[in-house]
Model confidence (mean pLDDT): 82 of 100.
Transfer RNA from Dujonia railenensis, 71 nucleotides, folded computationally.
The source organism's lineage runs through Eukaryota, Opisthokonta, Fungi, Ascomycota and Dujonia.
Its Rfam family is "tRNA".
RNA sequence: GUUAUUAUAGCUUAAGGGUAAAGCCAUGUACUGUUAAUACAUUGAUCUAGGUUCGAUUCCUAGUAAUAACG
Numbered sequence: 001g002u003u004a005u006u007a008u009a010g011c012u013u014a015a016g017g018g019u020a021a022a023g024c025c026a027u028g029u030a031c032u033g034u035u036a037a038u039a040c041a042u043u044g045a046u047c048u049a050g051g052u053u054c055g056a057u058u059c060c061u062a063g064u065a066a067u068a069a070c071g
Stems, first nucleotide, its partner, number of pairs: 001070007010024004018054001026042005047063005
């Protein structure tokens, strides 16, 4: 330098164009003499900029970053 893949919550992963889901973590409440465990509830995210579409995490283009292959 070229090509391919990936980028979603603090971490690990879902989402087939139609209100972005879950586990762990965190916070609160209950329980307990206290902690832990357990139960319930809550907070928190789409890499960036454009385009297509009534509607984009999803499709297209460019860029950024990471990984791999080739050179």